[in-house]
RNA sequence: GUCCCCAUCGUCUAGUGGUUAGGACAUCGCCCUUUCACGGCGGUAACCGGGGUUCAAGUCCCCGUGGGGACGCCA
Repeated sequence: GUCCCCAUCGUCUAGUGGUUAGGACAUCGCCCUUUCACGGCGGUAACCGGGGUUCAAGUCCCCGUGGGGACGCCA
């Protein structure tokens, strides 16, 4: 330099055009317990940036950013 893959709550992760963006762990509150832990119920919390397509985009396309990988670098 070229090509490929990935980017979503604090962390891991689901999503394949119409979701209130779900789950687990963590965290906070309440319950339970003599206390703690476990357990039960509930709350808070996210789509990397910009543009395009579409009635509608986390999802499709383009550019950028960051991360990972493959190939190349000679005469």
A computed fold for a 75-nucleotide RNA from Thiothrix sp., annotated as transfer RNA. Rfam family: tRNA. Rfam describes the family as follows. Transfer RNA (tRNA) molecules are approximately 80 nucleotides in length. The coordinates come from a structure-prediction model, not an experiment, and the mean pLDDT is 82. It was read from a public genome assembly.